[in-house]
Molecule: Bacterial RNase P class A
Organism: Rufibacter sp. DG15C
RNA sequence: UCGGCAGGCCGGCUUAUCGCUGCGUCUUUUACUAGACGGAGAGGAAAGUCCGGGCAACGCAGAGCAUCCUGCUUCCUAACGGGAAGGCACUUGGCGGGAGACGGCCAGGUGACAGCCAGUGCCACAGAAAAUAACCGCCGGCUUCGGCCGGUAAGGGCGAAAAGGUGCGGUAAGAGCGCACCAGCGGCUAGGUGACUAGUCCGGCUGGGUAAACCUCAGGAGUUGAAAGACCAAAUAGGCUGGCAGCGUCUCACCCUAGGGUGGGACUAAGGGCGGCUCGUCCGAUGUCAGUGGGUAGGUUGAUGGAGCCUUUCCGUGAGGACUGGCCUAGAUAAAUGAUAAGCCAUUUGCCCGUAGGGCGAAGGACAAAACCCGGCUUACAGGUCUGCUGAUUUU
Repeated sequence: UCGGCAGGCCGGCUUAUCGCUGCGUCUUUUACUAGACGGAGAGGAAAGUCCGGGCAACGCAGAGCAUCCUGCUUCCUAACGGGAAGGCACUUGGCGGGAGACGGCCAGGUGACAGCCAGUGCCACAGAAAAUAACCGCCGGCUUCGGCCGGUAAGGGCGAAAAGGUGCGGUAAGAGCGCACCAGCGGCUAGGUGACUAGUCCGGCUGGGUAAACCUCAGGAGUUGAAAGACCAAAUAGGCUGGCAGCGUCUCACCCUAGGGUGGGACUAAGGGCGGCUCGUCCGAUGUCAGUGGGUAGGUUGAUGGAGCCUUUCCGUGAGGACUGGCCUAGAUAAAUGAUAAGCCAUUUGCCCGUAGGGCGAAGGACAAAACCCGGCUUACAGGUCUGCUGAUUUU
């Protein structure tokens, strides 16, 4: 100088003009009606809507079953499937130990990381056999010499996986059959809050894998979701109440005449059909005005002061907690947060002068945009910048 990996931070800036959405003050108006001035106005992910909580409505004596979720330990937190610190396993690179089996240290990465001696199931292909192992081989016995019976997991072969490993003894051949060491398991002792770890201790105990297979164990979960919910409430239609009219009944007067008409008064859901009557049952009637309950459109609220942001000191390895001081920082509802101009910055590029480099010009800004709020996770992201580790090249 050019890169790579991991982590953190930033995420174009300034000015002017014209707009848009809230807020405050003043003036004005029947009226947030109109105007003036001032001030505020997207993100690190506002995204995906995956997890958790607040809030709200409904439900709910208590317990259990079913279903679903979580799953090493301790801690943080309002809570979490999130985070911190640790444990263990696997793995990458480097360096050591041992004859070997095997194992150690340093720096990273990954892990749905409870349980397969409670039960059940599954393990492709190959292979004799995938879990009550005998194909070849080895050994013993028999033999009609073709083989048969028995023992054997040391050797071969198959496989992702084959019944602890290395060695010595032992044996007919073998085998934890015995022994030493190594690995594991169980016990004991010691350490740790715990996961777990250590041991020159004890026991030959050596049991394949698989639970993102059923299952077991432990913990947890009522449902819904801001279109939740609360309040105000127009027109129209319909409901209820009251007045009036109308219909109907009774009665009086008059007129024409066996029945009806006109007028006055009183009453009013009476009345009518079925039926001989009662009971019963069915039908029937409204119009208009006023008042009024509910509900719709619409509006207000929920709704932006909160597990809030910055900060001091202390505690803690840390996530974080306590404390001190300061600050107020979008609230739209078909959805405001924009447009134009100038200058600057990062980036790309053309031309010219050229040793570094400089000058002139052009293009041009990632992912993406609140919608009840908050804590997380995941995903997207041009470019810049800082820290740590590391590779290559050049110079000293």